Overview
A computed fold for a 349-nucleotide part of an RNA from an uncultured bacterium, annotated as small-subunit ribosomal RNA, central domain. The full RNA is in RNAcentral, with records from ENA and SILVA. The coordinates come from a structure-prediction model, not an experiment, and the mean pLDDT is 89. It matches the Rfam family "Bacterial small subunit ribosomal RNA". Gene Ontology terms of the family: ribosome and structural constituent of ribosome.

Context: one part of a larger RNA
Parts: sequence; C1' cells; structure tokens
RNA sequence: CUGGGCGUAAAGCGCGCGCAGGCGGAUCAUCAAGUCAGGGGUGAAAGCCCGGAGCUCAACUCCGGGAACUGCCUCUGAAACUGGUGAUCUUGAGUACGGGAGAGGUGAGUGGAAUUCCCAGUGUAGAGGUGAAAUUCGUAGAUAUUGGGAAGAACACCAGUGGCGAAGGCGGCUCACUGGCCCGUUUCUGACGCUCAGGCGCGAUAGCGUGGGGAUCAAACAGGAUUAGAUACCCUGGUAGUCCACGCCGUAAACGAUGAAUGCUAGCCGUUGGCAGGCUUGCCUGUCAGUGGCGCAGCUAACGCAUUAAGCAUUCCGCCUGGGGAGUACGGCCGCAAGGUUGAAACUC
Repeated sequence: CUGGGCGUAAAGCGCGCGCAGGCGGAUCAUCAAGUCAGGGGUGAAAGCCCGGAGCUCAACUCCGGGAACUGCCUCUGAAACUGGUGAUCUUGAGUACGGGAGAGGUGAGUGGAAUUCCCAGUGUAGAGGUGAAAUUCGUAGAUAUUGGGAAGAACACCAGUGGCGAAGGCGGCUCACUGGCCCGUUUCUGACGCUCAGGCGCGAUAGCGUGGGGAUCAAACAGGAUUAGAUACCCUGGUAGUCCACGCCGUAAACGAUGAAUGCUAGCCGUUGGCAGGCUUGCCUGUCAGUGGCGCAGCUAACGCAUUAAGCAUUCCGCCUGGGGAGUACGGCCGCAAGGUUGAAACUC
C1' cells in the first nucleotide's frame, strides 16, 4: 500500500466557524481533459515465461526464436458517465411575510426565606456534638425566644427521561440590548450546497496573576475521639479557595464512552412547541419539529441498537494496529507557573 475496524474489546478530536482540498440536485446544447475503440511509433540488450538446440544429463549456454514488457507518445473516431463552457429549472440551500415557545447570552436593577455576626428585650443553666464521648461555647448570661441592624452567597415550592444552547453549560423577579430555533403561507434568488488538513474562536472544575469581597462551606493546618497504630473515616475549630472585575490556563468518565451531512427502511405508547380539520368545547384525527419508552426487519461476539440506528447506502474529516515501559524521555510549540500539546526507543512478557 491493499485489507479490516472505532457504543462496551485498541480506536470519534470537548465543541464550533471556516480558507485550501475532496465531494456535489434536475434538463438541454456544446467541447473532448478524464474514459472507451481502432491504427502507428516507442517500450535497448540480458533476465523472467514458452518453444527448440548444444555440452553424456543437469546447472549453464545458444537461437538476427516466440511471447511479454500491464507503460509512454501520437493519429483517427465515439460521447453514455466524470469534467469544462453556455442556457434553463426548483425539489437542496437561502430569502420575504405572518405567527410561536424557551433556565440561550450580556449588562443593570430588585425580592423574600435561610445562614452568620452585631445591638437591645425576656429568661436561666446548660448548650453543641456523637455509636458513645470529648475538644468547643456558656453565670463576663450562652442555647432558646422577640424586636432592630449589617454582610455575603444561593435561589425552596413551581420542576417535569420538561425547555434552551454547538459543546462547556443555563433556574427568584423586572428592564434594556442580543444570538439561535420551530410552525404556517409559498414571495423572491436559482445549486448559492456538504465536509473540512492547517488556522481561528468558545470551552466545567481546579489552579495562576492584579485588585476587591469574604456570610456559608471548606483542601492545608490545629485540637478531640476511634484504633495495636489512625499522618483517615466521626467531631470541634479553621486558612487558601468558594464570590466579583480584568487577564491567563485549555484540561475532564468534556459520555450517548456513539464525528458531521443527506436519502431510504414495520409499528405501538407517552411527552414539549406549532399548524390544519372535526365536533359533543375539551377531547379526537392528521401533520411538521423536538424529547422519551417498547418493539419488527436488519445488524451485533454478545450485551444490545432499532426512523433520535449501532439497519441499508453515499460524501468528507478524525482516529486504531498486542500488554508493560509511557501519555514517560528527548526535541519543538504554547504557558507567569502549575503544566498542556506533539510524542518515541532500549528493555521486557
């Protein structure tokens, strides 16, 4: 290279945008680059293969032997397919108009419950905590309870295999700005499309830098227990951090462990958003888009998947090739660092 694969055996980049590249709807005409047919030239000799001959055989050698040299060049022709050019089309894609749902994003404002702290009142000996305790708090008045105040963080119920988002993710309420999606009518454009190596952007948590904030919780740390020990599990405290702004980091069981797009292939039941129709006006039927359960064909090593495919096909990208060594070393690139990314070998089984 061919071939085989990637839900769980090794293997789908965390996600998107997108240049190059690859691939690309229907009809007509034309060109003839790919393609196909025929002719010509070339494809040295030797070797390989076939035939014959010579050394006693064979190896070996020989024949202006044959074939082959799957290739290249050129001429003539064909026009279905691919491609180029021209023209046309509307189903792909987009657009217009009319509706719709939503924790989609950013900023600002605002609400109540709870927690902790502070002040004051009532009140008195306990309170906390646990398997049991102790550390701890409390007669300098705690816990409990009432009133007032402050602060920060998170938003009970609604809440739903409910919704939105490309993924990460998003949940009190209001306003402003703003992205995407769905349905209906078919207005317009007329293939404008799909995918995407590099590249660019987004990207939970933890962590880092500067400044703020600090109620709760809580790595580290301290103490109390437990225990043979207990650098733990349990308890009392408690600092980074958790929160905000700006800038980094760029990872994850970033999971549906399932790349994206398009078409096709039995059904049944639920649910979300829209539309149409019917009537008995709160239900039924149909349809489009999502989201779940079950299930046929088919697929699968099995488990299972099954119109949201892991089925049947096409296009493009990524990735895999025994275990350990090792996601390590070295080098490159990136980063303030932590580290990330790319990524071996010796050796060994």